[in-house]
Molecule: Glycine riboswitch aptamer
Organism: bovine gut metagenome
RNA sequence: GUGACUCUGGAGAAUCCCGUUUCCGCGGGUGCCGAAGGUGCAAAGCGCGCAAGCGCCAAUCUCUCAGGCAAAAGGACAGAGGAAA
Numbered sequence: 001g002u003g004a005c006u007c008u009g010g011a012g013a014a015u016c017c018c019g020u021u022u023c024c025g026c027g028g029g030u031g032c033c034g035a036a037g038g039u040g041c042a043a044a045g046c047g048c049g050c051a052a053g054c055g056c057c058a059a060u061c062u063c064u065c066a067g068g069c070a071a072a073a074g075g076a077c078a079g080a081g082g083a084a085a
Base pairs, nucleotide, nucleotide: 002085005081006080007079008078009077014030016029017028018027019026020025031069032068033067037065038063040061045056046055047054048053
């Protein structure tokens, strides 16, 4: 340095319509969000090739598949601590 895990912080988007329900929820519809996870892609670099080319290859980018759109939960990432290897 990496690191399971713990604590703290942590955004965005309809508590929109219909039915049912006190509400939560459930079913259908339309609109939307990106920061679990997942998809796709560049230069450089690396590999193959005489060459042309081919392949590998990232993200907070991209797609929104998944997930999400009151609260709760989750949450990339950040700070502190940190077992094993």